Order: sequence, then structure tokens, then C1' cells
RNA sequence: CUACCGAAAGGGUGAACCAUCCGAAAGGGUGGGGAGCAAAGCCUUCUACCUAAGGGUUUGUGUGGCCUAUGGUAAGAGGUUGCCGAA
Repeated sequence: CUACCGAAAGGGUGAACCAUCCGAAAGGGUGGGGAGCAAAGCCUUCUACCUAAGGGUUUGUGUGGCCUAUGGUAAGAGGUUGCCGAA
């Protein structure tokens, strides 16, 4: 120095839940909160999953059924960036 690995310290992040805002919904932002986390950072390219406003379709005409992502989730794969250095 590199890889594996994970003691300490400093910093970082922020689950459930609550308030509020955005959204048709799924979900997300902000504040509180703190379970946890070395990628529990970032990117929807593929897969998976959630939703179905709009569009399509159906007919028993209804605030209905069904299909659909251009809306989402960083879950698996992939890509990319990255802190410290005891044993």
C1' cells in the first nucleotide's frame, strides 16, 4: 500500500411512530423521534413488487369490473462514489 475483516474514536445516516405539506393512489418532502446501519450513499438499466390518475376495454350505465406506467419502492442483479485502521 492492497484485499479480507471489524476493535476504538470522530463525524455521517435515520426504522417504527407523531405533526404538517405534496400526490388520484402507491408513495414522497420537512420537523420531531431513534430501531438500527460501513454503504441502511447515489443511479430505475434488467428483474421483482406496489399503485392505476390518464388511456383502453366491458355492460348490469355505477363512486362498477378488467388491462395498462408515463407514477413509485433501491428488494435481487448491475453501475458508480466513499470514512477510520486495533486485532
Description: This is a predicted structure of an 87-nucleotide RNA (c-di-GMP-I riboswitch aptamer) from bacterium HR37. Its Rfam family is "c-di-GMP-I riboswitch aptamer". Rfam links the family to the GO term cyclic-di-GMP binding. Rfam's curators write: GEMM was predicted in a large-scale screen for bacterial structured RNA regulatory elements.